Model confidence (mean pLDDT): 81 of 100. Predicted 3D model of an 80-nucleotide RNA (c-di-GMP-I riboswitch aptamer) from a Betaproteobacteria bacterium.
RNA sequence: ACAGAUUUUUGGCAAAACUGUCGUAAGGCAGUGACGCAAAGCUUCCGGCCCGCAAACGUACGGGUAGCGGAGCUGCCGGC
Numbered sequence: 001a002c003a004g005a006u007u008u009u010u011g012g013c014a015a016a017a018c019u020g021u022c023g024u025a026a027g028g029c030a031g032u033g034a035c036g037c038a039a040a041g042c043u044u045c046c047g048g049c050c051c052g053c054a055a056a057c058g059u060a061c062g063g064g065u066a067g068c069g070g071a072g073c074u075g076c077c078g079g080c
Stems, first nucleotide, its partner, number of pairs: 012037002017032006035067001041073003045070003048065005
C1' cells in the first nucleotide's frame, strides 16, 4: 500500500430556541428541546475569543467560554 474476514454494546451528554431565574455584562442555573459530540466527562495551567473597569489609548486587574485549541486526570467499547 492492496485485498479479505470479524467487530463496536449498555448507554451517555445536550446546540439553537422558548419559559423562569441570577448577573452591569459576557454568561450561568432549572425545565422543555436536539444541532451535534467516541471523551461535548472533570480541571482555567498556557494560548485564543467574549465581558467589565479605570477620562481616552495602551498595559494591568477582575469575570466568562471546558461545545475554541493545547495540556493534565479519569471513563466506555473493540483489537493487539